[in-house]
RNA sequence: GAUUUAUAAAGAAGGGUGGAGAGAUUAGGCUCUAUGAAACCCUGGCAACCAGCUGUUUAGAACAGAAAUGGUGCCAAUACCUAACCUCGUACUUACGGGGAAAUGAUAAAUU
Numbered sequence: 001g002a003u004u005u006a007u008a009a010a011g012a013a014g015g016g017u018g019g020a021g022a023g024a025u026u027a028g029g030c031u032c033u034a035u036g037a038a039a040c041c042c043u044g045g046c047a048a049c050c051a052g053c054u055g056u057u058u059a060g061a062a063c064a065g066a067a068a069u070g071g072u073g074c075c076a077a078u079a080c081c082u083a084a085c086c087u088c089g090u091a092c093u094u095a096c097g098g099g100g101a102a103a104u105g106a107u108a109a110a111u112u
Stems, first nucleotide, its partner, number of pairs: 001112007013043005021032003026083004044075003048072004053065004079104001085100006
């Protein structure tokens, strides 16, 4: 890098360097940002997955719980919202709103 599976409307600060963008891509919106963006570093924190701990269990698997020891991850806004599909309602026309599924992306684990 590729494939598969699972998850996501919750949660989480301060400082230093830096100096204009950022919010995944395309487009349209909207929001954050010189009261300092991205990126990097230090300290701190959150708790999604895996390992570990406790319980159920003969064991395993699975489920639940506590914790933050380890491996990753994360610390604005539903993955910020929408688009192509299905369905319902309002309106009575190039619209608005609700729900569903899919696609894409992100994170973890396994395989390769």
Molecule: SAM riboswitch aptamer (S box leader)
Organism: uncultured Bacteroidota bacterium